[in-house]
RNA sequence: CAAGUAAACCGGGUGGCCGCCCGUCUCAGGCGGGAGGAAAGUCCGAGCUCCACCGGGCAGGAUGCUGGGUAACGCCCAGGAGGGGUGACCCUACGGAAAGUGCCACAGAAACAUACCGCCCCGCUCCGGCGGGGUAAGGGUGAAAUGGUGAGGUAAGAGCUCACCAGCGGCUGGGAGACCAGCCGGCUGGGUAAACCCCAUCCGGAGCAAGACCGAAUAGAGGGACAUAAGGACGCCCGGCCUGUCCCCGGGUUGGUCGCUUGACCCUGUUGGUAACAGCAGGGCUAGAUAGAUGGUCACCGCUCCGAGAUAUCUCGGAGUACAGAACUCGGCUUACAGGUUUACUUGGUCU
RNA sequence: GGGCCAUUAGCUCAGUUGGUUAGAGCACAGUCCUGAUAAGACUGGGGUCUCUGGUUCGAGUCCAGAAUGGCCCA
Repeated sequence: CAAGUAAACCGGGUGGCCGCCCGUCUCAGGCGGGAGGAAAGUCCGAGCUCCACCGGGCAGGAUGCUGGGUAACGCCCAGGAGGGGUGACCCUACGGAAAGUGCCACAGAAACAUACCGCCCCGCUCCGGCGGGGUAAGGGUGAAAUGGUGAGGUAAGAGCUCACCAGCGGCUGGGAGACCAGCCGGCUGGGUAAACCCCAUCCGGAGCAAGACCGAAUAGAGGGACAUAAGGACGCCCGGCCUGUCCCCGGGUUGGUCGCUUGACCCUGUUGGUAACAGCAGGGCUAGAUAGAUGGUCACCGCUCCGAGAUAUCUCGGAGUACAGAACUCGGCUUACAGGUUUACUUGGUCU
Repeated sequence: GGGCCAUUAGCUCAGUUGGUUAGAGCACAGUCCUGAUAAGACUGGGGUCUCUGGUUCGAGUCCAGAAUGGCCCA
């Protein structure tokens, strides 16, 4: 200098004038505050609210290596295994195929097994070949074909034997654990669970338009079923417990207040921890609307691109400035994004 | 704010790891028939299965995310 990897941050600023919303005060007015890193998707988990409830079983759904973090999670951190990359690093839907049932098309002889070509031995022969036995090393087919490579051996071959490696089983050691290392052993048909399934763990429902209160108005001489019934936290069954339940027709209110922002909150320092994070101390209060405010205009500046001039810098002109707007609040995931800044690391080249 | 569904030929729809085939009707083009049309008969063309990635030997189909459109509750 170039190319990459991982992480963090900004993503407009200043001033004047006019205009909005909230809070507060000494209330013609003054002071303070006023969209996000994703506010988005509504994919997960909760706080909070309501539905009298408790226990057991079935069904259903979710997660899936190990350990830790967290209020919790399908999230985060650190490891392990497998894979990708020269590397920094990245990806994984990562329990079980020996509980069982399925599927592996076409091709191929054969895909829970098998002999098409071939090789060897014996017999016959009209010398073209035919019959019998052995074989799975070679060839062909395929995504996958009797663990792989090499050597020996054999009639020809084969773990038949040996060496190395993979898998399986046993023993010993290390590690909280996933797993790793070493030694020994007979030699050993596969894949697929984002197929059904088995195993382990977890799971009430509905949601702020939840719900509570105030005010106002109206029409119930309404109808039906049931008491061995009905209702009582997604479905079914059982037990307990509680209560008058359920369906249909018709009418009124569609107003206001609360919920509504002090939080599993934010910032700084420090202690512990590899880290995620936790403890302690100090400081801070940072929208609360309701047809839905947070804006308009002028000037200057910042950033990017183009053109001209200048050449250490800079000057002038023009164009542009991303994705996109809170609606109860948080912890995450996923998606969108013009441009810019910083830190650490890797590889290549050059110079010293 | 919440819940559910769909996307396949020009149009309307089947199909769906239930395995390696992408189909039907209408429309379009050509031929036959007719004095000429319509109808009818025959033949033919037309497909990135919304997009991206993953699982698998193989995906229209299974899984995850995104885009577009529609319906319902309040």